RNA sequence: CGUGUCGGCCGGACCGUCGCGUCCCGGGCAUCGUCCCGGGGUGAGGAAAGUCCGAACAUCACAGGGCACCGUGCUUCCUAACGGGAAGGCUCCGGCACCGGUCGGAGACGGCAAGUGCAACAGAAAACAGGCCAGCCGAUGGCCCCGGCAACGGGGCACAGGUGAUGGGUGAAACGGUGGGGUAAGAGCCCACCGGCGUCCCGGGCGACCGGGGCGGCCAGGCAAACCCCACGGGAUGCAAGGCCAAGCAGCGCUCCCCGCAAGGGCGGAACGGCCCGUUCCGAGGGCGCGGGUAGGCCGCUCGAGGCUGCCGGCGACGGCAGUCCCAGAUAAAUGACGGUCUCGUCCGGGUGGUGCGGACACCCGGAUCAGACAGAAUUCGGCUUACAGGUCGACACGACCG
Numbered sequence: 001c002g003u004g005u006c007g008g009c010c011g012g013a014c015c016g017u018c019g020c021g022u023c024c025c026g027g028g029c030a031u032c033g034u035c036c037c038g039g040g041g042u043g044a045g046g047a048a049a050g051u052c053c054g055a056a057c058a059u060c061a062c063a064g065g066g067c068a069c070c071g072u073g074c075u076u077c078c079u080a081a082c083g084g085g086a087a088g089g090c091u092c093c094g095g096c097a098c099c100g101g102u103c104g105g106a107g108a109c110g111g112c113a114a115g116u117g118c119a120a121c122a123g124a125a126a127a128c129a130g131g132c133c134a135g136c137c138g139a140u141g142g143c144c145c146c147g148g149c150a151a152c153g154g155g156g157c158a159c160a161g162g163u164g165a166u167g168g169g170u171g172a173a174a175c176g177g178u179g180g181g182g183u184a185a186g187a188g189c190c191c192a193c194c195g196g197c198g199u200c201c202c203g204g205g206c207g208a209c210c211g212g213g214g215c216g217g218c219c220a221g222g223c224a225a226a227c228c229c230c231a232c233g234g235g236a237u238g239c240a241a242g243g244c245c246a247a248g249c250a251g252c253g254c255u256c257c258c259c260g261c262a263a264g265g266g267c268g269g270a271a272c273g274g275c276c277c278g279u280u281c282c283g284a285g286g287g288c289g290c291g292g293g294u295a296g297g298c299c300g301c302u303c304g305a306g307g308c309u310g311c312c313g314g315c316g317a318c319g320g321c322a323g324u325c326c327c328a329g330a331u332a333a334a335u336g337a338c339g340g341u342c343u344c345g346u347c348c349g350g351g352u353g354g355u356g357c358g359g360a361c362a363c364c365c366g367g368a369u370c371a372g373a374c375a376g377a378a379u380u381c382g383g384c385u386u387a388c389a390g391g392u393c394g395a396c397a398c399g400a401c402c403g
Stems, first nucleotide, its partner, number of pairs: 001399010012342007020043009029033001045374001049385002052383005057238004069234005074088005089109001090107007110229002115227002117223002132168003135163003140160002142157006176194006195219002197216008242299004251290006257266003268282005306325008345369009357403003
């Protein structure tokens, strides 16, 4: 210097014109409005995203206890809370050292030694196992030979059988290691040492755990993201929560000329009729009010476990104190368009350094290009996860040159 992995941070700046949302101020009107005019303030993100986890807030439900169901799962701490974070422990991987150790990375990391269960294919056998091939043995039983009157003794075969020590083979996995004793041959079968596990004690640590010692042949494989066991936690639904006001339509009540207790008569309208009388029918509709409530409007709504700065405490996550700031609230949903200046980046040319000379690389000068990725609030907050052009810082690893 380059590349990679992991982690942190930034993710354009300033100005002008026009436009949009919202708030404030001033003004306008035969119209007082979701109105118009003018001025000013303010207006997306590190993830506003996925809606995964935890809360606030709201409504409903709820004596207490238990079962079922769901979630979480090394320790301690942080936090309003969390499945988040910090610092540790243990295990695994990589580098350097190569005994300890140290640096970087990864881990859903309680319990399979409570019980039950599972393990495809291959393999003889897959968990209180197992003899498949070669090998070893052949004690016991069998067969053959020799000796013996016989009981029996000696030798042989490898048929039954034994063995899991040796080699092979299967598989992801085949039931501690070395040496000795033992045996027919063998085997923790027995013993010593080593390793593991369990248990007891001592020491260190808040703890996970670590170090040391004694005892026990206990040797116990894998899977709990298998059932299950243990510990802890969990009521449901989400701002379309929820509250307030309330057109129109529908419903209900009262009322709408005069006389009369009533029957009825008058009155008004319509039909029959050219008109009057008469007869028959009607009281449509209007007004006021009521409750629920649709459209619509308002509240919830943005000042909050808040941001920034400084000091203090803590290894740290974080906490405390003081000062200071106000920082979008839309509802079919504003946050945009154009122009200019600059910076980062990219490309081209030149120079300087370095070298024997060029390239790469660093710096300087000039020119061109021009913000270029992921993305867009919708009750709010804390996290996680995912996306991301380019820049930048730190740790670790690898390679260090080419002509």
Annotation
A computed fold for a 403-nucleotide RNA from a Rhodothermales bacterium, annotated as Bacterial RNase P class A. NCBI's taxonomy places the organism under Bacteria, Pseudomonadati, Rhodothermota, Rhodothermia, Rhodothermales. It was read from a public genome assembly, where an Rfam model found it. The coordinates come from a structure-prediction model, not an experiment, and the mean pLDDT is 77. Of the family's consensus pairs, 92% are formed in the model.